[in-house]
RNA sequence: UCCUUAUUAAGAGAGGCUGAGGGAAUAGGCCCGAAGACGCCCGGCAACCUAGGUGCAGGCUGGCCAAGCCGCAUAAAAGGUGCUAAAUCCUACAGAACCGUUAAGAUUCUGAAAGAUGAGGA
Repeated sequence: UCCUUAUUAAGAGAGGCUGAGGGAAUAGGCCCGAAGACGCCCGGCAACCUAGGUGCAGGCUGGCCAAGCCGCAUAAAAGGUGCUAAAUCCUACAGAACCGUUAAGAUUCUGAAAGAUGAGGA
């Protein structure tokens, strides 16, 4: 860098450092920011992966028990990530509903695309 797959409306500081832009990219909108944003550190949140705890009329090995493995549920948070304004801030593409005589256009819903993160693979 590419592929597969899951998630993507919940949650997370009145701390320290820094100092000018920031909210992925393009466009439009809307926001955050010298009352200090973004970033870094600390703290915190969550529970994707690993290890472990507890439970189960569940499955497999086992003649049975014990035991082991798998599965499911649950609580936690030791390790690896991640996240910590706003839905991934919103819309761009397709379809549907509704308003509109038609059209333009507005609103809503669904899906896709793109992105982000985890896990696995090339």
This is a predicted structure of a 122-nucleotide RNA (SAM riboswitch aptamer (S box leader)).
The sequence was found by an Rfam model in a public genome assembly.